Predicted 3D model of an 82-nucleotide RNA (c-di-GMP-I riboswitch aptamer) from a Nitrospiraceae bacterium.
Of the family's consensus pairs, 95% are formed in the model.
RNA sequence: UUCUGAAAAUGGCUAACUAUCUGCAAGGAUAGGGCGCAAAGAUACGGGUCCUUUGACAUAGAAGGAUUGCCGGUCUGCCAGG
Numbered sequence: 001u002u003c004u005g006a007a008a009a010u011g012g013c014u015a016a017c018u019a020u021c022u023g024c025a026a027g028g029a030u031a032g033g034g035c036g037c038a039a040a041g042a043u044a045c046g047g048g049u050c051c052u053u054u055g056a057c058a059u060a061g062a063a064g065g066a067u068u069g070c071c072g073g074u075c076u077g078c079c080a081g082g
Stems, first nucleotide, its partner, number of pairs: 002082004012037002017032006035069001041075003045072003048067007
């Protein structure tokens, strides 16, 4: 540097749900909680899905937003082994 992996070790994150706040909504934040995760770290870059507005009115299409724990890409990282 690269590949494989979580058996060991140090640890890390946190689903559903609950409480409070926030957003038109999808959702988000904090605290608790822990289903799970070898990148469940970062980045909305591509696709998918969801929300709002418009539009067609049989279907589309357009604009804005959300979701990375839906899939993929890019960047970075601990340990062990090849």